Order: sequence, then C1' cells, then structure tokens
RNA sequence: GGGUCUGUAGUUUAGUGGUAAAAUUUCGGUCUCCAAAACCGAAGUCCCUGGUUCAAGCCCAGGCGGACCCGCAA
Repeated sequence: GGGUCUGUAGUUUAGUGGUAAAAUUUCGGUCUCCAAAACCGAAGUCCCUGGUUCAAGCCCAGGCGGACCCGCAA
C1' cells in the first nucleotide's frame, strides 16, 4: 500500500427494514438473628458524520477503533 471481517448496556452476546433484548453487573425489596443463595422490581446500550427509505442497530458512502490475510516498491 491492497484486501477480508468486525464495532449493540460496566462485561459476554442475540437482534436478516417496523416498539432494542438475554445473561451477568449495580441499586432497592422479600426471606434470614446476620449474610449468602433464591425470588420480585428498577437502572443502564446501537462508534462518529452523511445518504437511501414512510420507517435504519440492520442497506449505502466516508471517517475512527479493533482482528486477520497478501505484498514488497518506497
């Protein structure tokens, strides 16, 4: 330099154009002498900028970050 894949909650991940979700985490509650476990509830998220569309996490372009492959001129 060229190419492929990838970016969703604090963490690990699902979500193939139509209300963003699970586990875990944190907080509160029930229970307990106390705590743990269990159960109930709550909090918390689509990398950035544009484009397409009635509607974008999803499709397109560019940027940024990450992983991998090829190359050897500078």